[in-house]
Molecule: c-di-GMP-I riboswitch aptamer
RNA sequence: CCCUCGAACGGGCAAACCCGGCGUAAGCCGGGGACGCAAAGUCACAGCCCCGCAUGCUUCGCGUUGCGAAGCCAAGCGUGCGGGGGGCUGGAUUGCCGAA
Numbered sequence: 001c002c003c004u005c006g007a008a009c010g011g012g013c014a015a016a017c018c019c020g021g022c023g024u025a026a027g028c029c030g031g032g033g034a035c036g037c038a039a040a041g042u043c044a045c046a047g048c049c050c051c052g053c054a055u056g057c058u059u060c061g062c063g064u065u066g067c068g069a070a071g072c073c074a075a076g077c078g079u080g081c082g083g084g085g086g087g088c089u090g091g092a093u094u095g096c097c098g099a100a
Stems, first nucleotide, its partner, number of pairs: 005098002012037002017032006035087001041093003045090003048085008056072007073076001
């Protein structure tokens, strides 16, 4: 010095919950607050989770790749598009301290 690692010191972050604001929602931001965290720094690439919209089937009509109306239940798995989470897993990247 590097890798693994996580004792100490000094500092850092901040779950739930509360208040205010934003958003259809998931959720986010600020303040308070600490359950925890050695990357609970950053990214958002893969997976995963969450939210929104569309998309079901039957009948009828219509100048018909579709549109409209009525009805049905199992109330839409899945798929598409958009959004959200990283304190869910992996990945990438940067970094403080230094005992064993």